[in-house]
RNA sequence: UGCGGGAUAGUGUAAAGGUAACAUAUUAGGCUCAUAACCUAAGGAUUGAAGGUUCGACUCCUUCUCCCGCCA
Numbered sequence: 001u002g003c004g005g006g007a008u009a010g011u012g013u014a015a016a017g018g019u020a021a022c023a024u025a026u027u028a029g030g031c032u033c034a035u036a037a038c039c040u041a042a043g044g045a046u047u048g049a050a051g052g053u054u055c056g057a058c059u060c061c062u063u064c065u066c067c068c069g070c071c072a
Stems, first nucleotide, its partner, number of pairs: 002070006010024004018055001026042005048064005
């Protein structure tokens, strides 16, 4: 330089055009003599950045940034 994959909640992962979910963590409540475990509820993401297509974009297209792998 070229090719491929990836970037989403504090963390680890889904969602493959229809308004972002699960687990864990955090907070509150319940349970307990108390802690842990367990049960219930709540908050937390403008989906790496900028444009484009579309009624509508995490999703499709273009460019850029960063990470991983392959070739040289």
RNAcentral holds the sequence, with entries from ENA. Predicted 3D model of a 72-nucleotide RNA (transfer RNA) from Solobacterium sp. It matches the Rfam family "tRNA". Rfam links the family to the GO term triplet codon-amino acid adaptor activity. The family's RNA type in Rfam is transfer RNA. The same sequence occurs in records of 2 taxa. The organism belongs to Solobacterium, within Bacteria.